Context: one part of a larger RNA
RNA sequence: GGCGUACGGUGAAUGCCUUGGCAUAUAGAGCAGAUGAAGGACGCGACUAACAGCGAAAUGCUUCGGGGAGUGGUAAGUACAUGAAGAUCCGGAGGUAUCCGAAUGGGGUAACCCAAUGCAGGUAACUCUGCAUUACACAUAAGUGAAUACAUAGCUUAUGAUGAGACAACCCAGCGAAUUGAAACAUCUUAGUAGCUGGAGGAAAAGAAAAUAAUAAUGAUUCCCUUAGUAGUGGCGAGCGAAAGGGGAAGAGCCCAAACCAGACAUAGUCUGGGGUUGUAGGACUACAAUGUGGUAUUCUAAAGGGAUAGUCGAAUGGCAUUGAAAGGCCAGUCAUAGAAGGUGCAAACCCUGUAGACGAAAUCUCAAUAGAGCCUAGUAGUAUCCUGAGUACGGCGAGGCACGUGAAACCUUGUCGGAAUCCGCGGGGACCAUCCCGUAAGGCUAAAUACUCCUAUAUGACCGAUAGUGAACCAGUACCGUGAGGGAAAGGUGAAAAGAACCGUGGGAACGGAGUGAAAUAGAUCCUGAAACCGUAUGCCUACAAGAAGACAGAGCACGUUAAUGUGUGAUGUCGUGCCUUUUGUAGAAUGAACCGGCGAGUUACUUCUUACGUGCAAGGUUAAGUGGACGACACGGAGCCGAAGCGAAAGCGAGUCUGAAUAGGGCGUUGAGUACGUAGGAGUAGACCCGAAGCGGUGUGAUCUAACCAUGACCAGGUUGAAGGUUGGGUGAAACCAACUGGAGGACCGAACCGACCAUCGUUGAAAAGCUGGCGGAUGAGUUGUGGUUAGCGGUGAAAUACCAAUCGAACACCGCUAUAGCUGGUUCUCCCCGAAAUAGCUUUAGGGCUAGCGUCGAGGUUGAGUCUUCUGGAGGUAGAGCACUGAAUCCAUGAUGGCACCAUCUAGGUGUACUGAUUGGAAUCAAACUCCGAAUGCUAGAAUGAUAUACUCGGCAGUCAGACAGUGGGUGAUAAGGUCCAUUGUCGAAAGGGAAACAGCCCAGAUCACCAGUUAAGGUCCCAAAAUCUAUGCUAAGUGGAAAAGGAUGUGGGGAUGCUCAGACAGCUAGGAGGUUGGCUUAGAAGCAGCCAUCCUUUAAAGAGUGCGUAACAGCCCACUAGUCGAGUGCCUCUGCGCCGAAAAUGUACCGGGGCUAAGCAUAGUACCGAAACUGUGGCAAUACAUUUGUAUUGGGUAGGGGAGCGUUCUAUACAGCAUUGAAGCUAUACCGUAAGGAGUAGUGGAGCGUAUAGAAGUGAGAAUGCCGGUGUGAGUAGCGAGAUGUAGGUGAGAAUCCUACACACCGAUAGACCAAGGUUUCCAGGGGAAGGCUCGUCCUCCCUGGGUAAGUCGGGACCUAAGAUCAGGCAGAAAUGCGUAGUCGAUGGACAACGGGUUGAUAUUCCCGUACCCGCAUAUUAAAUGAUGGAAUGACGGAGAUGGUUAGCAAUACCCCUUAUUGGAUUGGGGGUUAAGCAGGGUAGGAGUUAUGUAGGCAAAUCCGCAUAACAAUCUGAAGAUGUGAAUACGAGUGAACAAGCGAUUAAGUAGCGAAGUUUGUGAUACCAGCUUCCAAGAAAAGUUUCUAGUGUUAAUUAAUAUGUGGCCCGUACCGCAAACCGACACAGGUGGUCAAGGCGAGAAGCCUAAGGUGAGC
Repeated sequence: GGCGUACGGUGAAUGCCUUGGCAUAUAGAGCAGAUGAAGGACGCGACUAACAGCGAAAUGCUUCGGGGAGUGGUAAGUACAUGAAGAUCCGGAGGUAUCCGAAUGGGGUAACCCAAUGCAGGUAACUCUGCAUUACACAUAAGUGAAUACAUAGCUUAUGAUGAGACAACCCAGCGAAUUGAAACAUCUUAGUAGCUGGAGGAAAAGAAAAUAAUAAUGAUUCCCUUAGUAGUGGCGAGCGAAAGGGGAAGAGCCCAAACCAGACAUAGUCUGGGGUUGUAGGACUACAAUGUGGUAUUCUAAAGGGAUAGUCGAAUGGCAUUGAAAGGCCAGUCAUAGAAGGUGCAAACCCUGUAGACGAAAUCUCAAUAGAGCCUAGUAGUAUCCUGAGUACGGCGAGGCACGUGAAACCUUGUCGGAAUCCGCGGGGACCAUCCCGUAAGGCUAAAUACUCCUAUAUGACCGAUAGUGAACCAGUACCGUGAGGGAAAGGUGAAAAGAACCGUGGGAACGGAGUGAAAUAGAUCCUGAAACCGUAUGCCUACAAGAAGACAGAGCACGUUAAUGUGUGAUGUCGUGCCUUUUGUAGAAUGAACCGGCGAGUUACUUCUUACGUGCAAGGUUAAGUGGACGACACGGAGCCGAAGCGAAAGCGAGUCUGAAUAGGGCGUUGAGUACGUAGGAGUAGACCCGAAGCGGUGUGAUCUAACCAUGACCAGGUUGAAGGUUGGGUGAAACCAACUGGAGGACCGAACCGACCAUCGUUGAAAAGCUGGCGGAUGAGUUGUGGUUAGCGGUGAAAUACCAAUCGAACACCGCUAUAGCUGGUUCUCCCCGAAAUAGCUUUAGGGCUAGCGUCGAGGUUGAGUCUUCUGGAGGUAGAGCACUGAAUCCAUGAUGGCACCAUCUAGGUGUACUGAUUGGAAUCAAACUCCGAAUGCUAGAAUGAUAUACUCGGCAGUCAGACAGUGGGUGAUAAGGUCCAUUGUCGAAAGGGAAACAGCCCAGAUCACCAGUUAAGGUCCCAAAAUCUAUGCUAAGUGGAAAAGGAUGUGGGGAUGCUCAGACAGCUAGGAGGUUGGCUUAGAAGCAGCCAUCCUUUAAAGAGUGCGUAACAGCCCACUAGUCGAGUGCCUCUGCGCCGAAAAUGUACCGGGGCUAAGCAUAGUACCGAAACUGUGGCAAUACAUUUGUAUUGGGUAGGGGAGCGUUCUAUACAGCAUUGAAGCUAUACCGUAAGGAGUAGUGGAGCGUAUAGAAGUGAGAAUGCCGGUGUGAGUAGCGAGAUGUAGGUGAGAAUCCUACACACCGAUAGACCAAGGUUUCCAGGGGAAGGCUCGUCCUCCCUGGGUAAGUCGGGACCUAAGAUCAGGCAGAAAUGCGUAGUCGAUGGACAACGGGUUGAUAUUCCCGUACCCGCAUAUUAAAUGAUGGAAUGACGGAGAUGGUUAGCAAUACCCCUUAUUGGAUUGGGGGUUAAGCAGGGUAGGAGUUAUGUAGGCAAAUCCGCAUAACAAUCUGAAGAUGUGAAUACGAGUGAACAAGCGAUUAAGUAGCGAAGUUUGUGAUACCAGCUUCCAAGAAAAGUUUCUAGUGUUAAUUAAUAUGUGGCCCGUACCGCAAACCGACACAGGUGGUCAAGGCGAGAAGCCUAAGGUGAGC
């Protein structure tokens, strides 16, 4: 380390439970609000954070009832109260009810700010306090009252339980999509749906015929059943789809206008009263008659009832044992109009609450009926006249609605244009006309039957039981996320009772060990049970030469000891053996999916829509639907309707026939078979329809805190450089032009920091950072950058334009909804066994990876029967293989040789000859063909017979799957006679097939696995070892490891066969010898002599010898050869066919081309025998299916994907039974060697502590291993990466513990910032005392963490009580389907205008706020003095740009007289160090600068004006006055330095460098980007209002008002802590990023660059 076992941890499955949900039934209710709602904010308690309750009368007040002992909510605690004088509690009615909210006095960023008026309180007065009122619209009624005379508009007032806003669904109306379906799409569909909007009610809407019908009738509306998926409609596609009629529920009818009469009045008429209200017309009118009948839906009253809102009474049990506990057991009883249910320490009719039954209300609400009042209600006859709903009916055009899409399109509605009639009228009856019939439009009201459920009460469930059921059983629409609309969790259980562990020990603590409680503590608060993954501890067996999809089978040894079984654990060794799923022709696949475990997770439901099978009932019939009765039901009634019993035809129609037809013919379809209703099952259709999954489309909203552009108002840009125009002077010109110098200071100018950007590189890439760092880089007075506030919104905006940006999202944002969109596509789809078992083809297809029909499968039924298949025979048709060349073509040779050339002879109008030219025809020979055939098989097909074998085949019906195929053999096409290519045909195998062989190897060979066996025989293939079987027999071959990879080509390899030479007259090979002469042949040549080349190639001698086969020389020479002789002594040469071999032969990790060893056979060939060898065959035994027999049985069959069929197991719940089991121990969990063919089922032991089973039926949220599934837990990676810019060290202290906390000393860093101050934003982080679980990337005694306390003080600072900009809102107004939009007056709205305080000190934490000192502003009162005052109107002022250059000044800085300390043991000199500081306000002077002053007139300033403007005249002085300086403020304050004590402690020390004391406090230089004042220049020409001053209109005149001075007095609300370039803001973080403004020291330097320093800060949380 592996396996096993035992015991634990972790974790939270399972079981049990239920406070919470879900669904339904019945009844109620369907409210509420300006008398302030719904919903909230903030408060209220002795202690109180939250929830609940309540409202400043605040955990409650009053009263009327109930009730009867404790009470002050959850919530247990302490304290204090309260109750028999009746509390708490429950119910009825009142009172109170802050602030926001329709929100309503005005405003506003909801819960805040600011008012006015009246009354009251209060103050000397102002400030202040309380109560009430004050919005808008409309209606009504008054008053007042413009242009404009009357009048009207307008304005004002009063009255109004008027309106508004809220509200789940239902209802009516206005506007109105898209996804989708149509396999595309446009009419159509989805759908008048979703959505938005307006309005109402408890219901709404509709409604009392200008109706429906059809020769008969009905008699308002609404709803249900049916008619009927009918008639229709419809790219006549997809689809859409009535009505009449019939059966039911309910049931109810009425009122005006008009004619006519009367009255009043603004007298063409209007109002009021009477009258009157309809279709067989009615009414008015005329005549006559009657005083009753009925109704009531509207109102009121009365009494008695019922109901609701609190309640009351209510039967009957004890004992014994077990137990922690009895309600279970045993024994003995009792009640029952009560045996529903819940609780009680286990399972209770009789213990408690209750239940059956009975009873009850001061008060409020409600219901029906009754009585009364009130209100409504009528006839007959006549028919001369009058009335009976007008821009209406109707028509044209354009639309919409009707089931009805323009159609023949009636009917209804109307945008537009026309436009009637008047009862002798008018409308309708599906174009239209006629006849007939029905009705009486253009006014209105109307209950019930019907729809729904935010809510209340009661009850129920074959509903859930904590991953379920609501999102929510729990303080959940919470935490958390998002700017926002919006999105949206997790999380239940101690025990009967807290009896919640006193006390002791250890420890800093957390905890742990004891003790104690309890039935139990392994029930100890992370608490019932407590599975698995995962992590441990102990141990039985095994393990250190071993190569392993990890198991299966066999198996020794060791250990144990059982549901007693040839037991269990382990396992040396051997053999065999490449996971699962999906998708595929085919996967170990290196194709998909899964880290592991647990839970959840997918063919369901509805529909009389269709179809088939089975079952049951009735049957030529069968059956009800809605509804009614019934407490629910069962059941009964209900016959409307449906299906069937008759068909044929387009139909009229006829009918066992009918249609066609001239037909009586023929033919077509029928006539000959029972249906129907319900149930169950299979399937289809319509619905989300097996589950998960888009990108997208549409609707309504939310977003411009990011970013784009714009609007308004503010801010910012160190320093240096260049030197435009213009000007001046000089030169120059007739004058100009022009030139030079100086001046000047322009510029989308230059260099370069801040600032803005982002070109390059590095790093970073699970980052420090979801875009950064470092180093360089670009712009940097401009089309610049930036703050605050605002505007533009998705069918859109913005865009110096990139499809770029619009909140980390952009070729169309985000959120929610339509919505379960659709997906011919991918993935997934859960228990078992049995029987059968495919396809990857054809046709059609906007079809090719989809579908439909057929083919092939399965299940059921049927009948003829032997149709089917195989074998044999006989007969047919045929034109392939082959063959052939007669045809059609192709192609070769020979012969012939026409025709045509050429040459010659001849030349004439004839001809002849030759030809190595061309070459037809014909003949001969030999060929080729898929689209040639004078021929022609095998096989296949077909017909008829017969024998034998086999059990198929056919028809009908239910249900499918399959339409990607693969390889191999054969025949072909294509391709290159390439492909593991592609396309056909045919067969096989795989697919869907395991076993044996081929080393391994879907498709090849053998062979088709029902199960078992330690039986036998074989197939393919094998028999030396691995490794079962022959080192078998016989004969050969191979020498190459050929075997055990390959071609052209090559080769005296070797075996066999054949042919042909030479050869004892001596071959072949070797050795010895010769190899000569003419001649150096001729030519050529410098030379050529056998041997550069050309020509010729003879002769002689010989045994033989070439005018020469090679080597060689300059040429010769020389050496060879051919040829010959000798020697030797038997074969030798060559050609050809064939068996087996050789060379040709080079590749990548390693021998690596027999499977390895190895083999000379263990290779190859032939012949033979034996053996091995499979899940084949056989044997023995068992199981199942089918058929036949049925008494045992016999026979056959049993591989299997898609798929069809059959039979079962298990889970949850229900009913019945077992009068089942259970604290002497249920479920669940753990272990186990038992049973069953499987799913599965028992027994036993332990744990557990209260429920559970068996049988038979029934109903399903009914079975998981996979869906990159969902949720939770736990691993591995891994003690690995990392610990986020940066300097620490030492000593001391504290403490259980110190690198990290505190102190000190060193050292280091920042220093235009890492210092200081504001704004935004945050919201207590601030300070003190404690603490250390968690947070802090380590640690921690520390903290921005936790706990407990504390802290923010304003007339002057900021905001409001002041003003206005952009913009917002907007009374009236205008516009618009609605919602709303625009917009005037007005009101809001700072980033701007206006506006009064400074210095010092003080706390642990605040200070321009407190204190000290010194000031200022505005009210009020009083006093004095003076004066009329004075707009919401006029006027002036307020009041404004950029750039540049000056001037004056200040802050600041430097130095310094002087002072102090030191140098120093003392004095002095000297050195070094420190200090050398002080505000607002007030005063005088009047500097720089600025302004004209006065008077008169006046047509302008919407009225007026003494003001302003304008004009004229006179006068030259006067007036005003910046920053700052000076004085004062200030003999103060500050100040280097010096420096106690009380008190605490044993002490060191702390207190404390605290209180106190306190020197000098001068002068010079420099000097801003700050302040003031003007100046110059340029073009882009640079807010408004309040405020202030002044003028009148007006007001007011004898009491106020205004101004000044003095004294006194008053001065409201909000903010104020702390961080604030950051650890507190925005970035998920204690994050290298981002974030507007102000201050700006020294040295070097142009500089705010850079380097080093000051003040101050820091040493960066390993």